[in-house]
RNA sequence: GGGCGUAUAGCUCAAUCGGAUAGAGCAACGGUCUUCUAAACCGUAGGUUACAGGUUCGAUUCCUGUUACGCCCG
Numbered sequence: 001g002g003g004c005g006u007a008u009a010g011c012u013c014a015a016u017c018g019g020a021u022a023g024a025g026c027a028a029c030g031g032u033c034u035u036c037u038a039a040a041c042c043g044u045a046g047g048u049u050a051c052a053g054g055u056u057c058g059a060u061u062c063c064u065g066u067u068a069c070g071c072c073c074g
Base pairs, nucleotide, nucleotide: 001073002072003071004070005069006068007067010026011025012024013023019057028044029043030042031041032040050066051065052064053063054062
């Protein structure tokens, strides 16, 4: 330099053919229980879906560019 893949909550991951308010587990916080802690149970909060554009009535999803990381080729 060329090609391919990945990027979604603090962490690990879902999200159907493009469709209604983007979810789960763990972690955090609050509560119940307990002498206290842990465990268990209940609840709450947490998101610029990497960034910028485009297509569309509508984009996490499709297209283009960029960035970061990984793999392959030279």